[in-house]
């Protein structure tokens, strides 16, 4: 001087379901809190995940098969179509120079 992996920081993206009167229970990384609203719905924040080596997440989908108390719970769909294509710090290792020793 260049600079993996990993880690950290920042930017960006994303979802927030089912059953139950309730307490709570199921799956999961994540099913939370607050506000607005007659309801639907939306916004903000926290945590979590993802950031093209992209199945984080969306569409297909009021889909298909299985399973369950129920549910994208599991698989298919899926070599499908989209989706944020980011920056910095540290850094293994490598290269060059100087000095010293042999």
């Nucleotide at each position: 001087g260049u600079g993996c992996a990993a880690a950290c920081c920042g930017g960006g993206g994303g979802g927030u379901g089912g059953c139950g009167c309730a307490a709570g229970c199921c799956u999961g990384a994540g099913a939370c809190a607050u506000c607005u609203a007659a309801a639907u719905a939306g916004a903000u924040g926290a945590a979590c995940c993802c950031u093209u080596u992209g199945a984080a997440c969306c569409u297909g989908a009021u889909c298909c098969a299985g399973u369950u108390a129920a549910c994208g719970c599991u698989g298919g769909c899926g070599u499908a179509g989209g989706a944020a294509g980011c920056g910095g710090u540290u850094u293994a290792a490598c290269c060059g120079g100087a000095c010293g020793c042999g």
A computed fold for a 102-nucleotide RNA from Parahalioglobus pacificus, annotated as TPP riboswitch aptamer (THI element). It matches the Rfam family "TPP riboswitch aptamer (THI element)". Gene Ontology term of the family: thiamine pyrophosphate binding. The prediction has a mean pLDDT of 80. Of the family's consensus pairs, 88% are formed in the model.